Context: one part of a larger RNA
RNA sequence: GGACGAACGCUGGCGGCGUGCCUAACACAUGCAAGUCGCACGGAACCCGCAAGGGGUGAGUGGCGGACGGGUGAGUAACACGUGAGCAACCUACCCUUCGGCGGGGGAUAGCCGGCCCAACGGCCGGGUAAUACCGCGUAUGGCCUGAGUGUCGCAUGGCACAUUGGCAAAAGGAGCAAUCCACCGGGGGAGGGGCUCGCGACCUAUCAGCUUGUUGGUGAGGUAAUGGCUCACCAAGGCUUCGACGGGUAGCUGGUCUGAGAGGACGAUCAGCCACAUUGGGACUGAGAUACGGCCCAGACUCCUACGGGAGGCAGCAGUGGGGAAUAUUGCGCAAUGGUCGAAAGACUGACGCAGCGACGCCGUGUGUGGGAUGAAGGCUUUCGGGUUGUAAACCACUGUCAGGAGGGACGAAUGCCCCGCAAGGGGAGCGACGGUACCUCCAGAGGAAGCGCCGGCUAACUCCGUGCCAGCAGCCGCGGUAACACGGAGGGCGCGAGCGUUGUUC
Numbered sequence: 001g002g003a004c005g006a007a008c009g010c011u012g013g014c015g016g017c018g019u020g021c022c023u024a025a026c027a028c029a030u031g032c033a034a035g036u037c038g039c040a041c042g043g044a045a046c047c048c049g050c051a052a053g054g055g056g057u058g059a060g061u062g063g064c065g066g067a068c069g070g071g072u073g074a075g076u077a078a079c080a081c082g083u084g085a086g087c088a089a090c091c092u093a094c095c096c097u098u099c100g101g102c103g104g105g106g107g108a109u110a111g112c113c114g115g116c117c118c119a120a121c122g123g124c125c126g127g128g129u130a131a132u133a134c135c136g137c138g139u140a141u142g143g144c145c146u147g148a149g150u151g152u153c154g155c156a157u158g159g160c161a162c163a164u165u166g167g168c169a170a171a172a173g174g175a176g177c178a179a180u181c182c183a184c185c186g187g188g189g190g191a192g193g194g195g196c197u198c199g200c201g202a203c204c205u206a207u208c209a210g211c212u213u214g215u216u217g218g219u220g221a222g223g224u225a226a227u228g229g230c231u232c233a234c235c236a237a238g239g240c241u242u243c244g245a246c247g248g249g250u251a252g253c254u255g256g257u258c259u260g261a262g263a264g265g266a267c268g269a270u271c272a273g274c275c276a277c278a279u280u281g282g283g284a285c286u287g288a289g290a291u292a293c294g295g296c297c298c299a300g301a302c303u304c305c306u307a308c309g310g311g312a313g314g315c316a317g318c319a320g321u322g323g324g325g326a327a328u329a330u331u332g333c334g335c336a337a338u339g340g341u342c343g344a345a346a347g348a349c350u351g352a353c354g355c356a357g358c359g360a361c362g363c364c365g366u367g368u369g370u371g372g373g374a375u376g377a378a379g380g381c382u383u384u385c386g387g388g389u390u391g392u393a394a395a396c397c398a399c400u401g402u403c404a405g406g407a408g409g410g411a412c413g414a415a416u417g418c419c420c421c422g423c424a425a426g427g428g429g430a431g432c433g434a435c436g437g438u439a440c441c442u443c444c445a446g447a448g449g450a451a452g453c454g455c456c457g458g459c460u461a462a463c464u465c466c467g468u469g470c471c472a473g474c475a476g477c478c479g480c481g482g483u484a485a486c487a488c489g490g491a492g493g494g495c496g497c498g499a500g501c502g503u504u505g506u507u508c
């Protein structure tokens, strides 16, 4: 000198864009943060209807989603991350593309009704019902398993192609008058996503020198989507290590950020990629997929309810509270946009997101006026008492009108989608904005409402007077102060920066 997620002191006009619990991964009141589909199903309430019937909310069965999105950085020195390879050892719902198929049956069950238990959460028995829920049967181009074969290729286990023995596994309907549309089942390819393996890179410590028994390898078996001591039985006795094993400490990693001429050093907030975690520990279930934050079970600690028998809970989601701390915001508005889930669609949901609020926390822009004005006014300070200085500064005169204030007008962000016409291309129409009566534009008035902070001995730019008298005090270093202190305190003046200026901390 630069930088900062800063804090503290004094001060503080406006706007834009960013940014804001670095500490207790401490505990949490309250609200909201994941639903959706009636074009899968039976069908209360309720509405229309004389009726048939139609519409339709809640709860329920069923499907898809809840593994995304959002948070945090505790743990982790590890194939966690980065980068480059590999899988002749793998999986993949939805999406795109392509081939083939969708025949015929059955038995239940929730909701519901009845009865009983229960403080609550809820539970038991009986009756009866539907499906794109569930279960057999039939069919199998292709698929999977199995056994022998031929050809060809390779990178060792082997791959690919052809032909073949025996066996195995499917399906669901809905909307519509219909055409048709959407679903369903089995396979091939793709995209995107994921799993696994390996090379290299990457903190400190030797005042940690030896470590290891599923340990290292083999055979076989089990398990997995898949390789593998991943697990197990048996066998062998190996494996790692001064190129630092093992242990201890610290730490999420990266793109990057800051600094520096660079080399390097320090850091890893915001944004983006990956990882890990979700009160602590353990476990599996479901599923294409699970660290399953707002799923389940068990145990621990804690909190709450209880009729004492038993139950309920998990903000490291968004706000918000207490606590800790030098310190970090609103219990706001909206789904209008972008994106996500569901849905044929309309649409619903969305504290993702878009906005607004608070904070000079940072960066940037802009204002606090402009010109004239010498009797160099008054006052202050100083003085050698002549004067000097504050100082064109003020007053005063003439102007201007940014910002703030008032009045009027007033957006872009809106495209889709919907309705009508049309075979289509396309055309026409109604309507949708949280921000926001905001930005912006015009007008009005009037210098009015808008300057401070640090420093002035040297380093270092800026000097005098008074007070004090090694006192009170200053101080980054050197050092000042003991009666004329440019160094303490005040004043006048000056220097520097300016809505900031200083101080502290950290880092280059």
Base pairs, nucleotide, nucleotide: 001508002507003506004505006504007503008502009501010500013366014365015364016363017362018361019359020358021324026322027321028320030319031318032317035064036063037062040061041060046055047054048053071277072276073275081201082200083199084198085197086196087195090194091193092192095190096189097188098187099186100185101184103137105135106134112127113126114125115124116123117122143168144167145166147164149162150161151160152159153158173182174181175180203249204248205247210240211239212238215237216236217235218234219233220232221231222230252274253273254272255271256267257266258265259264279300280299281298282297283296302313303312304311305310330356332355333354334353338352339350340349341348342347369399370398371397372396379390380389381388382387403449405444406443407442408441409440413435418429419428420427421426452497453496454495455494456493457478458477459476463492464491465490466489467488473480474479
Predicted 3D model of a 508-nucleotide part of an RNA (small-subunit ribosomal RNA, 5' domain) from an uncultured prokaryote. RNAcentral holds the full RNA, with entries from ENA. Model confidence (mean pLDDT): 85 of 100.